[in-house]
Predicted 3D model of a 67-nucleotide RNA (c-di-GMP-I-GGC riboswitch aptamer) from a soil metagenome. Model confidence (mean pLDDT): 87 of 100. Rfam family: c-di-GMP-I-GGC riboswitch aptamer. Rfam links the family to the GO term cyclic-di-GMP binding.

RNA sequence: ACAAAGGCAAACCCGUCGUGAGGCGGGGACGCAAAGCCACGGAUCUCUUCGCAGAUCGCCGGGUUGC
Repeated sequence: ACAAAGGCAAACCCGUCGUGAGGCGGGGACGCAAAGCCACGGAUCUCUUCGCAGAUCGCCGGGUUGC
């Protein structure tokens, strides 16, 4: 960038795991220039045994890798 090659996949549906937030697989595309990864800081959420517990990286920041 008025590039090139492509990539990812919201909501929702089906199956499955979990007390749950939610995860995974398939379908499906709202969008994304890191919507790759990391739970490090904040934020929100769940359980409640309130913890040195857990979830979300497509909430923000940061770190790190990539076309």